[in-house]
Molecule: FMN riboswitch aptamer (RFN element)
This record gives sequence, C1' cells and structure tokens, in this order.
RNA sequence: CAAUUCCUUCGGGGCAGGGUGCAAUUCCCGACCGGCGGUGAGCGUACCGCGAGUACGUUAAGCCCGCGAGCCUCCUGAGCUUGCAAGCAAGCGACGGAGUGCAGGAUCUGGUGAGAUUCCAGAGCCGACAGUACAGUCUGGAUGGGAGAAGGAUGAC
Repeated sequence: CAAUUCCUUCGGGGCAGGGUGCAAUUCCCGACCGGCGGUGAGCGUACCGCGAGUACGUUAAGCCCGCGAGCCUCCUGAGCUUGCAAGCAAGCGACGGAGUGCAGGAUCUGGUGAGAUUCCAGAGCCGACAGUACAGUCUGGAUGGGAGAAGGAUGAC
C1' cells in the first nucleotide's frame, strides 16, 4: 500500500398556542421538520507564482442530477383455503428476487457576479402505506429494511 473478499460499528427530524365538534396533534387558523451520494461561487485553515489559484477540512441544495425507504407491477414460491372424478384444478399467498415503473413529490422572483434553480433577500411549494374524525409531524409494520459513512482484517507491487 492497488484490486479483491470478509468483519465490526454507525446510519431521520417534526403540530407550541388556539377554533369547531360527542370525538380531530387528522378538519380550520397557526406552528414545526428536512435521510444518503454528486454538483456547487458558502465558511474555515494552509500554501504560493496572489489568481476566475491549489490543497485540506466542514453543519456548503427538502424542491438541480441520482439513490434509499415506502407504494405499485412482475417472477419464484414455503404454505393455506375451496372443489371434485382423489391427484389434479382454481383461488389466496409468507420469505426471497427483479423492474427507465409515460406509478409516485416540490421553485420561482430580485440582487451580486465571468459563472448561482446551490450564495444573499423575498415569496412559494412538497412529503409512502395501514389505523383513527380526513395525518409529512400521532400509533403501527419497525428491536425491521436501508442509500451510504467510518474503522479493521486480507493483500499484488
């Protein structure tokens, strides 16, 4: 100390206050929250050739590009149910796997500037499923899964 393989740990936040009502953190007023990677002109430090510079660090985008979760579809299929001509048929289907899946979210305006949907200012917008008085925030699947992050082992040269 490259690739590779393996192991360990970590890996999500949020309705204050009020209204109506038998009942709502679900409706209404209002409040609050923002997973992971990338990009990026933020911020900090160092260096020099002092620049539209380089390197490192970092809490630097919810709505730019992707990913995960969840939902959907498909495959496989333990098993379950029903039927009968009794070993087949039909239906349901855990676990697991796959999917560009015309399924499923959201940003503009002004300023600065060479350059910004990222900086500054302002105004907006978005948020799985099940339960329940209609839920981004409550309860539940979930002591689950997970994008990934950090560390360790292995180890060519």